[in-house]
RNA sequence: AGAGUUUGAUCCUGGCUCAGGAUGAACGCUAGCUACAGGCUUAACACAUGCAAGUCGAGGGGAAACGAUAGAGAAAGCUUGCUUUUUCUAGGCGUCGACCGGCGCACGGGUGAGUAACGCGUAUCCAACCUGCCCAUCACUUGGGGAUAACCUUGCGAAAGUAAGACUAAUACCCAAUGACGUCUCUAGAAGACAUCUGAAAGAGAUUAAAGAUUUAUCGGUGAUGGAUGGGGAUGCGUCUGAUUAGCUUGUUGGCGGGGUAACGGCCCACCAAGGCGACGAUCAGUAGGGGUUCUGAGAGGAAGGUCCCCCACAUUGGAACUGAGACACGGUCCAAACUCCUACGGGAGGCAGCAGUGAGGAAUAUUGGUCAAUGGGCGAGAGCCUGAACCAGCCAAGUAGCGUGCAGGAAGACGGCCCUAUGGGUUGUAAACUGCUUUUAUACGGGGAUAAAGUGAGUCACGUGUGGCUUAUUGCAGGUACCGUAUGAAUAAGGACCGGCUAAUUCCGUGCCAGCAGCCGCGGUAAUACGGAAGGUCCGGGCGUUAUCCGGAUUUAUUGGGUUUAAAGGGAGCGUAGGCCGUCUGUUAAGCGUGUUGUGAAAUGUCGGGGCUCAACCUGGGCAUUGCAGCGCGAACUGGCAGACUUGAGUGCGCAGGAAGUAGGCGGAAUUCGUCGUGUAGCGGUGAAAUGCUUAGAUAUGACGAAGAACUCCGAUUGCGAAGGCAGCCUGCUGUAGCGUAACUGACGCUGAAGCUCGAAAGCGUGGGUAUCGAACAGGAUUAGAUACCCUGGUAGUCCACGCGGUAAACGAUGGAUGCUCGCUGUUUGCGUCUGACGUAAGCGGCCAAGCGAAAGCGUUAAGUAUCCCACCUGGGGAGUACGAUCGCAAGGUUGAAACUCAAAGGAAUUGACGGGGGCCCGCACAAGCGGUGGAGUAUGUGGUUUAAUUCGAAGCAACGCGAAGAACCUUACCAGGGCUUGACAUCCCGGUGACCGCUCUAGAGAUAGAGCUUUCCCUUCGGGGACGCCGGUGACAGGUGGUGCAUGGUUGUCGUCAGCUCGUGUCGUGAGAUGUUGGGUUAAGUCCCGCAACGAGCGCAACCCCUAUUGUUAGUUGCUACGCAAGAGCACUCUAGCGAGACUGCCGUUGACAAAACGGAGGAAGGUGGGGACGACGUCAAAUCAUCAUGCCCCUUAUGUCCUGGGCCGCACACGUACUACAAUGGUGGUUAACAGAGGGAAGCAAUACCGCGAGGUGGAGCAAAUCCCUAAAAGCCAUCCCAGUUCGGAUUGCAGGCUGAAACCCGCCUGUAUGAAGUUGGAAUCGCUAGUAAUCGCGGAUCAGCAUGCCGCGGUGAAUACGUUCCCGGGCCUUGCACACACCGCCCGUCAAG
Repeated sequence: AGAGUUUGAUCCUGGCUCAGGAUGAACGCUAGCUACAGGCUUAACACAUGCAAGUCGAGGGGAAACGAUAGAGAAAGCUUGCUUUUUCUAGGCGUCGACCGGCGCACGGGUGAGUAACGCGUAUCCAACCUGCCCAUCACUUGGGGAUAACCUUGCGAAAGUAAGACUAAUACCCAAUGACGUCUCUAGAAGACAUCUGAAAGAGAUUAAAGAUUUAUCGGUGAUGGAUGGGGAUGCGUCUGAUUAGCUUGUUGGCGGGGUAACGGCCCACCAAGGCGACGAUCAGUAGGGGUUCUGAGAGGAAGGUCCCCCACAUUGGAACUGAGACACGGUCCAAACUCCUACGGGAGGCAGCAGUGAGGAAUAUUGGUCAAUGGGCGAGAGCCUGAACCAGCCAAGUAGCGUGCAGGAAGACGGCCCUAUGGGUUGUAAACUGCUUUUAUACGGGGAUAAAGUGAGUCACGUGUGGCUUAUUGCAGGUACCGUAUGAAUAAGGACCGGCUAAUUCCGUGCCAGCAGCCGCGGUAAUACGGAAGGUCCGGGCGUUAUCCGGAUUUAUUGGGUUUAAAGGGAGCGUAGGCCGUCUGUUAAGCGUGUUGUGAAAUGUCGGGGCUCAACCUGGGCAUUGCAGCGCGAACUGGCAGACUUGAGUGCGCAGGAAGUAGGCGGAAUUCGUCGUGUAGCGGUGAAAUGCUUAGAUAUGACGAAGAACUCCGAUUGCGAAGGCAGCCUGCUGUAGCGUAACUGACGCUGAAGCUCGAAAGCGUGGGUAUCGAACAGGAUUAGAUACCCUGGUAGUCCACGCGGUAAACGAUGGAUGCUCGCUGUUUGCGUCUGACGUAAGCGGCCAAGCGAAAGCGUUAAGUAUCCCACCUGGGGAGUACGAUCGCAAGGUUGAAACUCAAAGGAAUUGACGGGGGCCCGCACAAGCGGUGGAGUAUGUGGUUUAAUUCGAAGCAACGCGAAGAACCUUACCAGGGCUUGACAUCCCGGUGACCGCUCUAGAGAUAGAGCUUUCCCUUCGGGGACGCCGGUGACAGGUGGUGCAUGGUUGUCGUCAGCUCGUGUCGUGAGAUGUUGGGUUAAGUCCCGCAACGAGCGCAACCCCUAUUGUUAGUUGCUACGCAAGAGCACUCUAGCGAGACUGCCGUUGACAAAACGGAGGAAGGUGGGGACGACGUCAAAUCAUCAUGCCCCUUAUGUCCUGGGCCGCACACGUACUACAAUGGUGGUUAACAGAGGGAAGCAAUACCGCGAGGUGGAGCAAAUCCCUAAAAGCCAUCCCAGUUCGGAUUGCAGGCUGAAACCCGCCUGUAUGAAGUUGGAAUCGCUAGUAAUCGCGGAUCAGCAUGCCGCGGUGAAUACGUUCCCGGGCCUUGCACACACCGCCCGUCAAG
């Protein structure tokens, strides 16, 4: 000293939370010792029991108890005069219960209920006071008297207690004497800082005292004065919260006179006056003992008031006095009340907030201990007695401080644990074991009459009158404690919290949004460093954590030290009271201010040096501090006061010009509606489209006349005026402000402004008018799922006027007012000057910018800059501008204005994206223009659903659905039923057996499998054996899994999209996220190219490079081609094949364009503007698809989720969808032509010709061909004839029969042929798809897969169109811009109602 948390990211505002310190604490886990300090914060709740205030016989009468002594009696023992015991007598002695009397009991101790107060703190005053005991000084202590308690007697009563009679004493009480420096009266009037005033000396008069004791020296007693101590009173200042408490007060405020008091005083009383307090907060309400101090903080502050000290108040609650020096009295009295106890029911007793202790309350707080030895207190002459004050001990980690639980060596880096690993190891860890050493502590024994002791009694000495010294005797609770020594032996002694970030410290296992954690953010849904356990680590340590509270961090109440345009926050505006602040000069004063000094600021505490406990905490002596208050001096700059002057602030006068400033009255035209009369005829009106409405009873339209009310077109404008609200036809009257010019007058007269007063849009309210238009409510018509709305037709209040009320608005510049200062440019309004200028100057209204400010946006002489003054307001969001209260109002409502509870955010500005039924530009078979389809039928195929033992699994909008599957009868196959196997169908290693393995036959079985038989006989050798390989058997490591997770992954793929985009380096701009570049002007298919530009360059994409195709040259030519009737042979011109070249580049010309890029037109050319196709897919998006191609982490199965076999299923069928095929016919069917013309492919377990058989599928047979040679191979649409519009000579489904082919095997479940049968279907609703040229459409051919099986898929060629005006709209995309409360990004966010929990 800061950190976390709002966002995709950023800056700011702003709250919440954390890290620190502290405590009279409590709770959890743990616990060896010592010292010091602490210990009912709650019920000022109730209390059993014991103790806490007595003492004095040297004041007194006395003698109940005890003792000694003396005397007398009795008894016992007996040594006959002793001892013991006991009784009586004697106050003569020590003493002493009760009593009289004196002093004390008002201290000490406890508590904090009350109290917001002269209660407390501090300072001052008392000339307005008292003070027992104590000290000093002066004086005195004389003479008498009468009672009374105790004791005794007699009563009453349960008791507590009480009454009567009789006796007696005193330092008890009373009378008298003496007495003044006292008091009072009179005279007097010095003196005092003083207004009211106070009042000395001196003189006279009146009045008031006393107690003795004991034995010789003291202690007492009385009066007076002074002191000391303690108390009483008065005053200034300070002392919590609330205004949702604004007025309070009648002894109240003052006076005169009395009473009372120690004393002043309305303290009390009579009379008189009407005051006194209050916004500088009275009164009322709530809370609270105050201070020294304590905690925290850098400080200023904030919070607290336990222990210790000072003061106050209280003593069950309330009230009262008595005694006394002192009380209105904690352990006194009286009365009342509540409670408890005793009782004989008549009456009585009590007060722990003293020390212990008990109950209760509570999270929570100790022993019914010891001693008066010390310190202190009371009494006493003293010894002494009393003292729960005090000193000690006990309990408690509740705090602070100190000590210890060992130290050194010791690597096989042990065992074990845990995790990782490359299997070598790493970590726990020198830790342990083991060896040596030490002994604080512990235990045992001993020493230690330690210090704290000073006193006191007796004796004695010295000084000299109560002190000191010496001798002797005696006093210690704690305690045989502290301390010291000896012995024993590592022996007796370590835990708690935490480990996601903040915050030091991480891994494994378990769990699976469960259990749980959490101070904030948050973690947990199968790989959790956040839950629980373990291992390891971190922090602290006799403690560690949690909870509670306070300060800090928080500059988050801001004096130090904040803000108010948009984050919370400027009052709607003006006038103005109190208050605050205030121009220049001179003099004076000294209140503020500064400085010096004095007093005080108790001690303790704090702090700096010393000292004492072994150290420290702790204790202790000294200094300082105690920032405060008060007194006395000095100074005079500033602020203030007083006095005088000034003119620039302010105001007045005079002159000028301007203005929708206000108010009252009058006038005007256009429009609207209505009325009357004409003209005129069928509609008008209204809307997106309509309807309601008006209209043949004549509307709308149009003309004329008339009526009414309201508002003022153009001018008109970042214009003007006004304090704001606001103000607009013209004229007039009245009223106000501002401006400019001048410098005549006043001379600081000023600024701001709580409270108060006034004004204050629209709507609204009251009363009365007025009512043309418009028009809440309302009615009707539409729209809509609904439409209590938007739209339309009507229409009341209102809108207008007068007089009142109300008092609010996004009353906004979201910006309070005033004054000074601080670069400029530009437009405009009104003045003035004037050199007439693009000039100067003043006051306004605007725009743009500098510095500066600001979180930024922005503001910027009209500040949100820089300064001063005053006012108002803010302190997280919600609850809420709500509730209650008060106040104003006729009401509506306004003003003032909370809390409980709840959240961790809410918010501002800006950034990048995405989005918009925002805008601009552009593209695409996107639309449009066309052609042909799909959607209807039948069939094929895929999917959903359903069914099933199983109908294996995956794919799901585009981008799943003739998709994985380029081909499910078995196999495939993953599914189901049944039958089998368990180191396994497959791989490696080990052990044993065997010698081959392979192949063939037979039996059982559905087969897998099992059994039997035949055949077969590896290599080396030292002949002992060994090796390789295979089979059989065995053991365990392991195999195996189309089991799960595509949301753990690799790889591969789809899609946006062949769309033109996506980025980087350096520089620059911005606090930053980011921006710039990549935007702009043109252009392109293109971020393609050109130009411009704080950017300059670059990369991935585009294009090109690659392949096919279109032209041609050249080279090479067999199986190709050519001449030819054919073949051989020949040739390579042509076709063709396949190598290498050429060719196209906006290259040329013209026009347009910015002297550009480029576009358009043309020429030439086979081809013209990327010629046509293909391959090629940027950064990324969709947790897109795939764990079932493959690979792979983790999890799961292991006589099964593995593996083998037979059969079944994947083909099941009410239905729905997708994709295709065939059709519905004449642009066609059928027959003929056995007519002609392709391209690209394939072929050896193959393609198969000619030929023959069959109606045909096909069969027999086999030439040729591993292919430019042979074969598949026939191309088909075409042309000719016929059919004549029909369910047909269309269509071919379905089905019967008969066959063919493949294959162990066509039942479930293949294809093909012949014949017969001849279904639906007559061009297809809403909707929807493809295609821009060799394309669509149409026609056939081939191939992969494949034993067989294609309407699918992938290719090939033949024939061969129509249309595109164009970009408004639909869909998708690109760029720029704008808005945004979205960022999981519009399939977003979010509001209200209802229902359930």
Notes: This is a predicted structure of a 1397-nucleotide RNA (small-subunit ribosomal RNA) from an uncultured bacterium. The RNAcentral record of the sequence draws on ENA and SILVA. Rfam family: Bacterial small subunit ribosomal RNA. Rfam links the family to the GO terms ribosome and structural constituent of ribosome. The coordinates come from a structure-prediction model, not an experiment, and the mean pLDDT is 82.